Record summary
Glycine riboswitch aptamer from Neobacillus mesonae, 81 nucleotides, folded computationally.
[in-house]
RNA sequence: GGAGCGGCUUCUGGAGAGGUUGCGGUUUUGCCGCAGCGCCGAAGGGUUCAAUAUCUCAGGCAAAAGGACAGAAGAUAACAA
Numbered sequence: 001g002g003a004g005c006g007g008c009u010u011c012u013g014g015a016g017a018g019g020u021u022g023c024g025g026u027u028u029u030g031c032c033g034c035a036g037c038g039c040c041g042a043a044g045g046g047u048u049c050a051a052u053a054u055c056u057c058a059g060g061c062a063a064a065a066g067g068a069c070a071g072a073a074g075a076u077a078a079c080a081a
Base pairs, nucleotide, nucleotide: 001079008074009073010072011071012070013069018037020036021035022034023033024032025031026030038061039060040059044057045055046054047053
């Protein structure tokens, strides 16, 4: 000095599916936990030559949180002298 790719950090956007039934706790509005049935596929994971396919172990099914992926910015590193 250091583009691109990859990874990292920050910001923005970001889907799907019961705010279901029962029991317990409690400050009995509500919230939390456990269990049952029903469901989702976009953290991750398995299957697959590979996958945006498939499975649904984990995760998720009002909000919050998470979220593949996309865009922007920043620094770092390999490397070179």

The model forms 84% of the base pairs in the Rfam consensus.
The source organism's lineage runs through Bacteria, Bacillati, Bacilli, Caryophanales and Neobacillus.
The sequence is in RNAcentral, with records from Rfam.
Rfam family: Glycine riboswitch aptamer. Rfam links the family to the GO term glycine biosynthetic process. From the family's description: This family represents the bacterial glycine riboswitch.